[in-house]
Order: sequence, then C1' cells, then structure tokens
RNA sequence: CUCUUAUCAAGAGAGGCGGAGGGACUGGCCCGAUGAAGCCCGGCAACCACCAGUUUUGGAAAGGUGCUAAUUCCUGAGAAGAUUAUGAUCUUCUGGAGAUGAGAG
Repeated sequence: CUCUUAUCAAGAGAGGCGGAGGGACUGGCCCGAUGAAGCCCGGCAACCACCAGUUUUGGAAAGGUGCUAAUUCCUGAGAAGAUUAUGAUCUUCUGGAGAUGAGAG
C1' cells in the first nucleotide's frame, strides 16, 4: 500500500509544555489567544492477546493497539415516503468515502 472482515447514536481533565491553526477530502457549519495542531501526564473503552468457561458467555485491564468537541458534526450516490410555491425542503433505508481493530498478500 491492497484485499477480507467487525464496529462507528455511548464514554473520556478548569493539568503541564507549546504557540496558530484545526474538525480526512467537497460544500456547509463549527472549534480556537477565555489559547488551535503537536508532545507529556491523566482518563475512557474493550478489537487482539490474558484468565475462567467453552459454538454461545463472563471477568480483569498487567501486554499490543485505539480513542479523549459536536451521530464518522452534517453532506457528497441511489431508493422510498411526506410537504410543496413543482424550484426545493424534511424523514427513513441501502451504498460510497473515511476511521479503528484483526487476518492475509
């Protein structure tokens, strides 16, 4: 980097360093000197691994990750329904894109 697969409506600091950006991308809409990104500490969770039990499940959180504003912030492709000034708006579902874990190449 690619493929397969599971999950993505919960949860998590009034800390320190740092200094102007950030929320993947599009279009929105937000967060930010009452300090952004990043790093350290803390915390949350429970995918792999661990313990018991054994198709199922439960426990713990010492190991490997991960996460720590807003539903993956909404949206981007299609279908259905409702409203309608027939332009469009709203709701639901299925995808696409993305993130994370595990396995394989």
SAM riboswitch aptamer (S box leader) from Salinibacillus xinjiangensis, 105 nucleotides, folded computationally. The sequence was found by an Rfam model in a public genome assembly. Its mean pLDDT, the model's own confidence on a scale to 100, is 84.